[in-house]
């Protein structure tokens, strides 16, 4: 002095007239009033109905280890692979030796892989090269994203893990670590690739609906009109039981439970007022314990409750000249937008001392 990477806060302020909302007072005051994403409706839950509520299939979620958490597909920490000179970023990260599929185009061939150019050995022809047969080969070229595991030395008629060395890989033993895993030594030529974000396999969670959930009070209408089931009916000595039936538990099964109850069409009427509705898995500040998410203890505050839908005009003065943007049971979170400005920590390059 440049460029960069993680991480944090602001995101207008003051004053002064009127005016909108909600409590509390009363005679006109006091206090209090949108967001870091209120967006998206993407995960997870509180909480309310079904409902006294279990087991099971099946469908759906998650997928490397430890931790946090009320949970959770979230966050910490950590291993793996990967990318960047570095700070540090990314990650559908169990299984390919149960099985099935797929892999375009090119290429001799994309999976029991029948060898396009070749290179080798007999054997016949020509006879300077060369052609044909038959056998061996996959080390070399060539196609591809990938072609019988690389490299290298031997060895062969010319080649191959044909053999040996290091590296891959598979199995086993110690040694470190809660663990994923890493290092170390052994044995084995060794199943020839990828793909499961394909279908499956395995391991783990998991009941549906939602605040337009669900209660109270009051009103009005046609105590409306056609149906089906069931009421019964069958066993057992009476109550009653069980069996058949009909109904509710998201689907199926088992299982409860309820029953003069359910359901299907058709036609009227209501759409009003209150409650749910804000004190919270809360907010902030110090301790202490953890590498961290958090946690436990202490103290201290109350910070919107609208219901055609509440903060809006106007003047001064400042300034960063104002960007994405408005709560509608609530809360943890992941995603996405964002003018402009400010703060910390790391990092690499270059200069000077």
């Nucleotide at each position: 002095c440049g460029a960069g990477u993680c991480g944090g806060c602001c995101g207008g302020a003051c004053g002064g007239u009127c005016g909108c909302u909600g409590u509390g007072a009363u005679u006109g005051c006091a206090c209090a009033g949108a967001g870091g994403a209120a967006a998206g409706u993407c995960c997870g839950g509180g909480c309310u109905u079904c409902a006294c509520a279990g087991g099971g299939c099946a469908g759906g979620g998650c997928g490397c280890c430890a931790g946090g958490u009320a949970a959770c597909g979230c966050c910490u920490g950590g291993a793996a692979g990967g990318c960047g000179c570095g700070a540090g970023c990314c990650u559908a990260u169990g299984g390919a030796a149960a099985g099935u599929g797929c892999c375009a185009c090119a290429g001799a061939a994309a999976a029991u892989a029948c060898a396009c150019c070749g290179c080798c050995g007999c054997g016949c022809c020509c006879g300077c090269g060369g052609g044909c047969g038959c056998g061996g080969u996959a080390a070399g070229g060539g196609u591809g994203a990938a072609a019988a595991g690389g490299u290298g030395c031997g060895g062969u008629a010319a080649g191959a893990g044909c053999g040996c060395a290091c590296c891959g890989c598979g199995c086993c033993g110690g040694u470190g670590g809660c663990a994923a895993c890493a290092c170390c030594g052994g044995c084995g030529g060794c199943a020839g690739g990828g793909u499961a974000a394909a279908c499956c396999c395995c391991g783990c969670c998991u009941g549906a609906a939602g605040c337009a959930a669900g209660g109270u009070u009051g009103a009005a209408u046609a105590g409306g009109g056609a149906g089906g089931c069931a009421a019964g009916c069958g066993c057992g000595u009476u109550g009653c039981g069980c069996g058949u039936c009909a109904c509710a538990c998201g689907g199926c099964c088992c299982g409860u439970g309820u029953g003069c109850g359910c359901u299907u069409c058709c036609g009227g009427g209501u759409a009003a007022a209150c409650c749910g509705c804000a004190a919270g898995a809360g907010g902030c500040g110090c301790a202490u314990g953890g590498c961290g998410a958090c946690a436990u203890g202490c103290g201290u505050c109350c910070c919107a409750g609208a219901u055609g839908a509440a903060u809006g005009a106007c003047c001064g003065u400042u300034c960063a000249c104002g960007a994405c943007a408005g709560a509608a049971c609530c809360c943890g979170g992941c995603u996405u937008a964002c003018a402009g400005g400010c703060c910390g920590a790391c990092u690499c390059a270059c200069c000077c001392g």
Model confidence (mean pLDDT): 77 of 100. A computed fold for a 353-nucleotide RNA from a Gammaproteobacteria bacterium, annotated as Bacterial RNase P class A. It was read from a public genome assembly, where an Rfam model found it. Rfam family: Bacterial RNase P class A. On this family, see Brown, Nucleic Acids Res 1999: "The Ribonuclease P Database". Rfam classes the family as a ribozyme. NCBI's taxonomy places the organism under Bacteria, Pseudomonadati, Pseudomonadota, Gammaproteobacteria.